Two RNAs folded together computationally: RNase P RNA and transfer RNA, 431 nucleotides in total. Rfam match: Bacterial RNase P class A. About the family: Ribonuclease P (RNase P) is a ubiquitous endoribonuclease, found in archaea, bacteria and eukarya as well as chloroplasts and mitochondria. It is annotated as a ribozyme.
């Protein structure tokens, strides 16, 4: 220095002047402190936390995950390994269990799509420019796929029918925690499709802070229909068993309120620094307290800096123009999308100089 | 804030792996019929299936991912 991988962080600064929300002080006037992200997003996963008597045990239906070992509270998330794919490479990407349980599908071509002879090869035989019968999956041909592959041998022509090699299988030994490598022996092989049903495993109660709880306030503590009223009845997929109800039920309709507090800011919480681990994470030791709103605040103009592009300049620096995505509403772990322009570190591959 | 659905010609919609480069209606454009206009009758245009990606030979249909729009949800008695 060109080009590229990976992994990390920044994402405006400062002064004035008006304002907002929250706290704390004050009899008020005032003062004084704190105030948006890495995604607060999208609501896709996983949890806390709160309510529910079908949250109990079985069984079925659902729905989810899916290669191995670890990590977390937990996970579909992170590490590390294996395999299979891309790239000279650094690296990156994989819904990556089973198609040899069984069931379906594989359009239109083509003879045939799992069940096989349309042409072509050979062989018998006839009424011999043909025709029937028979063998053959090596050649065409169709097609996204057409029954291992590629040389020999073999044979009437063929064929794993022999044989060497590769790929798959299936059995032993070895290595590892395991997926899976590596060697040997054997049969001589049985399409794809599982983000088709379905088998195997492992897992899952249900609804959500408009959860819930407290307190004021106001109204008609009404109406109409369901099923019931001791039992063969309801009760949040169905069934068994237990269990809970005995109108304190379910549905429609109509009534009245638009307040206030709690839940809600200390938490699987943040930095630092230290031992264990390859890492992901864990242990221990300091020191730190950081938004809480309800039509929902965290803004606005000015000024001067900072960054980036473009002009104009021989330069010094001048003009202009851009400064992104996006915005808390219970909380946290992850995903996944958006992002103007910068900054660091490791690495790869050429180039050129000593 | 929370849950749930939905997106196919201009508009309504059919359509559940292939006979779909997507059928039907209303509209729309020509031509016939009319003195003209409507009805009516023939013939035509008009969809990259809402976007990107993956599965599969093959996708409007199946999986993921975005993007828009719609619906339902306080509380008391």
């Nucleotide at each position: 220095c060109c080009a590229g991988c990976a992994g990390g962080c920044c994402g405006g600064g400062u002064g004035a002047c008006c304002g907002c929300u929250c706290c704390g002080a004050g009899a008020a006037a005032u003062c004084g402190g704190a105030g948006a992200g890495g995604a607060a997003g999208g609501u896709c996963c996983g949890a806390g936390c709160u309510c529910c008597a079908u949250c109990c045990g079985g069984g079925c239906a659902g729905c989810g995950c899916g290669c191995u070992g670890g990590g977390u509270a937990a996970c579909a998330c992170c590490c590390a390994g294996g395999c299979g794919g891309a790239g000279c490479g650094a690296u990156c990407c994989g819904a990556c269990g089973g198609a040899a349980a069984g069931u379906g599908g594989c359009a239109c071509a083509g003879a045939a799509a799992c069940a096989a002879a349309c042409c072509g090869u050979c062989c018998u035989c006839c009424u011999c420019u043909g025709g029937c019968g028979g063998a053959u999956a090596a050649g065409g041909g169709u097609g996204a796929a057409a029954u291992g592959g590629u040389g020999g041998g073999g044979u009437a022509a063929g064929a794993g029918c022999c044989c060497a090699c590769c790929a798959g299988c299936a059995u032993c030994g070895g290595u590892g925690u395991g997926a899976a490598c590596c060697g040997g022996u054997g049969g001589c092989u049985g399409g794809c499709u599982a983000a088709a049903c379905c088998c195997c495993g492992c897992g899952c109660g249900g609804a959500g802070c408009a959860a819930g709880g407290c307190c004021a306030a106001a109204u008609a503590g009404g109406a109409g229909g369901g099923c019931g009223c001791u039992a063969a009845g309801g009760g949040a997929g169905c069934c068994c068993g237990g269990c809970c109800c005995a109108g304190a039920c379910c549905c429609u309709c109509g009534g009245g309120u638009u307040g206030g507090c709690c839940g809600c800011a200390c938490g699987a919480g943040g930095c630092c620094a230290u031992g264990g681990g390859u890492a992901a994470c864990c242990g221990u030791g300091g020191c730190c307290c950081u938004a809480g709103a309800u039509u929902g605040a965290u803004g606005g103009u000015c000024a001067c800096c900072g960054u980036c592009c473009g002009c104009c300049g021989c330069a010094a620096g001048g003009c202009g123009g851009a400064u992104a995505c996006a915005g808390a509403a219970c909380u946290c772990g992850g995903c996944c999308u958006a992002c103007a322009g910068g900054c660091c570190u490791g690495c790869u591959g050429g180039a050129c100089u000593a | 804030g929370g849950c749930g659905c939905a997106u196919u010609c201009g508009u309504c919609u059919a359509g559940u792996g292939g006979c779909c480069u997507a059928g039907g209606a209303c509209a729309c454009c020509g031509c016939c019929c009319u003195c003209u206009c409507a009805a009516g009758g023939c013939g035509g245009a008009g969809a990259u299936c809402g976007c990107g990606g993956g599965u599969u030979c093959g996708a409007a249909u199946c999986c993921c991912g975005c993007a828009u729009g719609c619906g339902c949800u306080a509380c008391c008695a």